[in-house]
RNA sequence: CCCCUAUCCAGAGCGCCCGAGAGACCUGGCUCGAGGACGGCGCGGCAACCGGUCCGCAUCCCUCAGGCGGACACGGUGCUCCGGCCAGCAGCGAUAGGAG
Numbered sequence: 001c002c003c004c005u006a007u008c009c010a011g012a013g014c015g016c017c018c019g020a021g022a023g024a025c026c027u028g029g030c031u032c033g034a035g036g037a038c039g040g041c042g043c044g045g046c047a048a049c050c051g052g053u054c055c056g057c058a059u060c061c062c063u064c065a066g067g068c069g070g071a072c073a074c075g076g077u078g079c080u081c082c083g084g085c086c087a088g089c090a091g092c093g094a095u096a097g098g099a100g
Stems, first nucleotide, its partner, number of pairs: 001100001003098006013043005021032003026088004044080003049076003052072006084092001
C1' cells in the first nucleotide's frame, strides 16, 4: 500500500509549549476556539481489539488439545467536546485483528 473481518448513540483530565482556526474531503448546517481551541510534549484516566496470566463451563472413561464465558489491566495499540457532530455520498473515514 491493497484485500478481508469486526466496531464506531457508552466511557475518560490536568500542566507546559504553539498561536488561529478546528471538527478526514466537498456542500448546507451545527458545535468548540485568544477565558488559547486544533496540534505537540509530560503525567494520569477510559476502554477491553490483539497478546499474556488466572478462574470456571461444556464435550470426554481420564488426560491433552481445541471451544465458550469471566476476571486482571502485565504487554501492543487505540481513545480522552457535540452520535464518524447532523444531513447529502452507500460510498468514504477512523480504530483493531488477519493474509499478502